[in-house]
RNA sequence: CACCGUCUUCGGGGCAGGGUGCAAUUCCCGAUCGGUGGUAUAGCCCACGAGCGUGUUGAGAGGCACGCAGGAUCCGGUGAAACUCCGGGGCCGACCGUGACAGUCGGGAUGUAAAGAAGGCGGUC
Repeated sequence: CACCGUCUUCGGGGCAGGGUGCAAUUCCCGAUCGGUGGUAUAGCCCACGAGCGUGUUGAGAGGCACGCAGGAUCCGGUGAAACUCCGGGGCCGACCGUGACAGUCGGGAUGUAAAGAAGGCGGUC
RNA backbone atom coordinates (compact mmCIF):
# COMPACT_ATOMS: atom_id res chain seq x y z
C1' C A 1 0.00 0.00 0.00
C1' A A 2 -4.07 -3.63 -0.33
C1' C A 3 -8.11 -6.39 1.70
C1' C A 4 -11.51 -7.57 5.94
C1' G A 5 -13.99 -5.88 10.46
C1' U A 6 -15.44 -1.82 13.43
C1' C A 7 -16.19 3.26 15.03
C1' U A 8 -16.37 8.72 14.35
C1' U A 9 -17.13 13.10 11.53
C1' C A 10 -18.88 15.16 7.08
C1' G A 11 -22.35 14.54 3.17
C1' G A 12 -27.70 19.93 -2.01
C1' G A 13 -27.76 24.83 -4.20
C1' G A 14 -31.18 28.57 -6.03
C1' C A 15 -36.35 33.89 -8.33
C1' A A 16 -32.96 40.32 -7.18
C1' G A 17 -36.09 43.72 -9.88
C1' G A 18 -40.57 44.25 -12.70
C1' G A 19 -45.72 43.06 -15.28
C1' U A 20 -50.95 41.07 -14.97
C1' G A 21 -54.36 39.95 -11.19
C1' C A 22 -58.68 40.44 -5.41
C1' A A 23 -55.01 36.67 -5.00
C1' A A 24 -48.95 34.14 -8.12
C1' U A 25 -41.27 33.87 -5.19
C1' U A 26 -46.38 28.98 -9.00
C1' C A 27 -48.40 32.69 -14.97
C1' C A 28 -45.34 36.57 -18.15
C1' C A 29 -40.40 39.54 -18.63
C1' G A 30 -36.16 38.84 -16.18
C1' A A 31 -32.90 36.56 -12.35
C1' U A 32 -30.69 32.35 -10.40
C1' C A 33 -28.91 26.99 -8.93
C1' G A 34 -26.26 22.38 -10.33
C1' G A 35 -25.63 15.84 -5.16
C1' U A 36 -22.15 11.15 -5.68
C1' G A 37 -18.59 7.67 -8.35
C1' G A 38 -16.13 6.86 -13.31
C1' U A 39 -13.67 9.10 -17.43
C1' A A 40 -8.79 14.81 -19.76
C1' U A 41 -11.79 18.67 -15.06
C1' A A 42 -19.19 16.77 -16.88
C1' G A 43 -26.55 19.32 -14.35
C1' C A 44 -27.55 17.50 -20.04
C1' C A 45 -21.55 10.58 -21.72
C1' C A 46 -21.80 5.93 -18.40
C1' A A 47 -23.40 4.54 -13.59
C1' C A 48 -25.45 5.69 -8.61
C1' G A 49 -28.63 8.35 -4.83
C1' A A 50 -33.36 10.75 -2.95
C1' G A 51 -39.64 8.46 -4.54
C1' C A 52 -42.96 4.13 -5.30
C1' G A 53 -44.10 -1.20 -5.81
C1' U A 54 -43.48 -6.62 -5.62
C1' G A 55 -40.98 -10.84 -3.66
C1' U A 56 -38.00 -12.84 0.14
C1' U A 57 -35.86 -12.86 5.03
C1' G A 58 -36.56 -11.15 10.09
C1' A A 59 -40.00 -11.12 16.57
C1' G A 60 -39.17 -6.24 15.08
C1' A A 61 -36.12 -2.40 13.32
C1' G A 62 -34.19 -3.52 9.15
C1' G A 63 -31.49 -6.49 5.28
C1' C A 64 -31.39 -8.63 0.34
C1' A A 65 -33.29 -9.31 -4.78
C1' C A 66 -36.13 -7.64 -8.80
C1' G A 67 -39.04 -3.99 -11.04
C1' C A 68 -41.49 0.94 -11.94
C1' A A 69 -41.20 6.29 -12.29
C1' G A 70 -38.02 10.65 -13.30
C1' G A 71 -34.85 15.33 -17.58
C1' A A 72 -31.68 17.77 -20.81
C1' U A 73 -25.93 19.44 -25.82
C1' C A 74 -24.69 21.12 -30.01
C1' C A 75 -20.97 24.08 -33.07
C1' G A 76 -15.89 25.88 -33.30
C1' G A 77 -10.76 25.70 -31.03
C1' U A 78 -6.44 23.27 -28.40
C1' G A 79 -4.58 18.44 -27.55
C1' A A 80 -2.03 11.98 -27.98
C1' A A 81 -6.66 12.02 -25.49
C1' A A 82 -12.08 16.44 -23.79
C1' C A 83 -20.43 15.61 -25.72
C1' U A 84 -15.75 17.13 -19.39
C1' C A 85 -11.08 22.31 -20.79
C1' C A 86 -11.46 27.37 -23.74
C1' G A 87 -15.01 30.47 -26.93
C1' G A 88 -20.12 30.65 -28.57
C1' G A 89 -25.25 29.16 -28.78
C1' G A 90 -29.00 25.98 -26.52
C1' C A 91 -31.61 22.76 -23.08
C1' C A 92 -33.32 20.26 -18.31
C1' G A 93 -35.20 19.76 -13.40
C1' A A 94 -39.13 13.66 -8.70
C1' C A 95 -43.30 13.47 -5.20
C1' C A 96 -47.23 15.88 -1.89
C1' G A 97 -49.18 20.91 -0.92
C1' U A 98 -50.98 25.94 -2.43
C1' G A 99 -56.72 31.19 -3.37
C1' A A 100 -53.15 30.56 -9.39
C1' C A 101 -49.74 26.04 -13.06
C1' A A 102 -43.31 25.86 -8.61
C1' G A 103 -35.80 23.26 -10.19
C1' U A 104 -35.84 28.02 -6.65
C1' C A 105 -41.80 28.75 -1.54
C1' G A 106 -43.90 25.06 2.37
C1' G A 107 -43.68 19.62 3.48
C1' G A 108 -41.96 14.19 3.99
C1' A A 109 -36.54 15.83 5.72
C1' U A 110 -33.34 17.55 12.87
C1' G A 111 -34.87 12.07 7.10
C1' U A 112 -31.44 8.05 4.44
C1' A A 113 -25.73 3.14 7.23
C1' A A 114 -28.13 8.34 0.89
C1' A A 115 -24.91 7.73 -3.25
C1' G A 116 -20.30 8.49 -1.14
C1' A A 117 -15.85 11.36 1.15
C1' A A 118 -12.20 11.88 5.05
C1' G A 119 -10.14 9.87 9.35
C1' G A 120 -9.32 6.60 14.01
C1' C A 121 -8.79 1.60 15.96
C1' G A 122 -8.23 -3.81 15.33
C1' G A 123 -7.01 -7.98 12.15
C1' U A 124 -4.69 -10.68 7.66
C1' C A 125 -0.38 -11.16 4.13
The RNA shown here (FMN riboswitch aptamer (RFN element)) has 125 nucleotides and comes from a Thermoflexales bacterium. Its mean pLDDT, the model's own confidence on a scale to 100, is 81. The source organism's lineage runs through Bacteria, Bacillati, Chloroflexota, Thermoflexia and Thermoflexales.